Description
Model confidence (mean pLDDT): 86 of 100. SAM riboswitch aptamer (S box leader) from Sediminibacillus albus, 107 nucleotides, folded computationally. Its Rfam family is "SAM riboswitch aptamer (S box leader)". About the family: The SAM riboswitch is found upstream of a number of genes which code for proteins involved in methionine or cysteine biosynthesis in Gram-positive bacteria.
RNA sequence: UACUUAUCCAGAGAGGUGGAGGGACUGGCCCGAUGAAACCCGGCAACCAUUAAGCAUAGCUUAAAAAGGUGCCAAUUCCUGCUAAGCGGAAGCUUGGAAGAUAAGGA
Numbered sequence: 001u002a003c004u005u006a007u008c009c010a011g012a013g014a015g016g017u018g019g020a021g022g023g024a025c026u027g028g029c030c031c032g033a034u035g036a037a038a039c040c041c042g043g044c045a046a047c048c049a050u051u052a053a054g055c056a057u058a059g060c061u062u063a064a065a066a067a068g069g070u071g072c073c074a075a076u077u078c079c080u081g082c083u084a085a086g087c088g089g090a091a092g093c094u095u096g097g098a099a100g101a102u103a104a105g106g107a
Stems, first nucleotide, its partner, number of pairs: 001107001003105006013041001015040003021031003025081001027079002042073003047069002050064006077099001082097006
């Protein structure tokens, strides 16, 4: 880097350093000196791993805990875009996919 599978309407500080940016990208709309990014501490969750039980047992399901490997901590993945189907006189709306993010796996 691409691929496969799963998830994405819940949750998470009135702390320290730091100083102007940030929310992937487009167009919006927002957040930010009542301090952005980043780092540290703190926290949330429970994907992997762990433990227990069950089963139609190379695995799957359920439950527990949170010490380990990640992840996450404004707004639904902030909304939107590209595509398909349905609805609508139209504006547009709904759903699926694509895109994006994260985990795990093999290459």